Predicted 3D model of a 97-nucleotide RNA (Guanidine-I riboswitch aptamer). The coordinates come from a structure-prediction model, not an experiment, and the mean pLDDT is 81. It was read from a public genome assembly, where an Rfam model found it.

RNA sequence: UGGAAUGUUAUCUAGGGUUCCGCGAUCUAAAUCGGCUGGUCCAAGAGAUAAUCACAACUGAUAGGUUGUGUCACGGAGGGAUAAAAGCCCGGGAGAU
Numbered sequence: 001u002g003g004a005a006u007g008u009u010a011u012c013u014a015g016g017g018u019u020c021c022g023c024g025a026u027c028u029a030a031a032u033c034g035g036c037u038g039g040u041c042c043a044a045g046a047g048a049u050a051a052u053c054a055c056a057a058c059u060g061a062u063a064g065g066u067u068g069u070g071u072c073a074c075g076g077a078g079g080g081a082u083a084a085a086a087g088c089c090c091g092g093g094a095g096a097u
Stems, first nucleotide, its partner, number of pairs: 007052006015042002020039002022036001023034004053070007072092001074095001078090003
């Protein structure tokens, strides 16, 4: 300096806000406002689980099956989406070591 399955998906969680529901305030209704312990909702590269996948060995009949491996990972500012925000997306980016 370059390359790679440092894979993919689903469910969930930390976390996140406020479309809808609920709750609260404005005397009631309507309407508006408030994120407010919540449900719906969004959600992790550096969180969890599962499935799948990749690779290796063994087995098998070219199908398939069994076992194993899949380590490590500090990180802005800014911008973008949605109702809105975020450990979402840009992004395992810039940068640092």